c-di-AMP riboswitch aptamer (ydaO/yuaA leader) from a Planctomycetaceae bacterium, 141 nucleotides, folded computationally.

[in-house]
RNA sequence: CUGUGAUGGUCGCUGAGUUCAUCCGAAGGGAUGGAGCGGGGGAACCAAUUUUUUGGGGCUAAUCUGGCACAUCGCCAGACGAAGAGAAUACUCGACUUCGAGCCCGUCAGCUAACCCCGUAAGCGUGUCGAGGUCGCGUAG
Numbered sequence: 001c002u003g004u005g006a007u008g009g010u011c012g013c014u015g016a017g018u019u020c021a022u023c024c025g026a027a028g029g030g031a032u033g034g035a036g037c038g039g040g041g042g043a044a045c046c047a048a049u050u051u052u053u054u055g056g057g058g059c060u061a062a063u064c065u066g067g068c069a070c071a072u073c074g075c076c077a078g079a080c081g082a083a084g085a086g087a088a089u090a091c092u093c094g095a096c097u098u099c100g101a102g103c104c105c106g107u108c109a110g111c112u113a114a115c116c117c118c119g120u121a122a123g124c125g126u127g128u129c130g131a132g133g134u135c136g137c138g139u140a141g
Stems, first nucleotide, its partner, number of pairs: 011125004018035007036120006046110001055108001056105004063079006080100005088134002091132005
């Protein structure tokens, strides 16, 4: 100097997945209870007049259509949806680079006040730029 691995700290990204109190632990972390954030069920009215195995439904950006191939689990294109430290910005427009997976309920759920229930993970590393607006700082008057 370079590469790899482990541990700790700091700063960031996707995401609802953060924070406080008490207790346990050497620590990572765990238990219980709040706050915050997120999701589901559930009247009237409205909607639907049903198409119920051709099952149906939920979380999520993660869906739809066409074509090719199919000893396969894919490939291409279009529509549509999502993300990207601006080292101020949870705003808008454009371009560029990526993503469009996975899981769950169990025959059952439209909307839905009251009410009831559930989650608070997981995985990563900046290799994104321009314009407008907003905000902040400095200088001069």
About this RNA
It matches the Rfam family "c-di-AMP riboswitch aptamer (ydaO/yuaA leader)". Gene Ontology terms of the family: regulation of gene expression and cyclic-di-AMP binding. About the family: This family represents a conserved RNA structure found upstream of the ydaO and yuaA genes in Bacillus subtilis and related genes in other bacteria. It was read from a public genome assembly, where an Rfam model found it. Taxonomically the source falls in Planctomycetaceae (Bacteria, Pseudomonadati, Planctomycetota, Planctomycetia).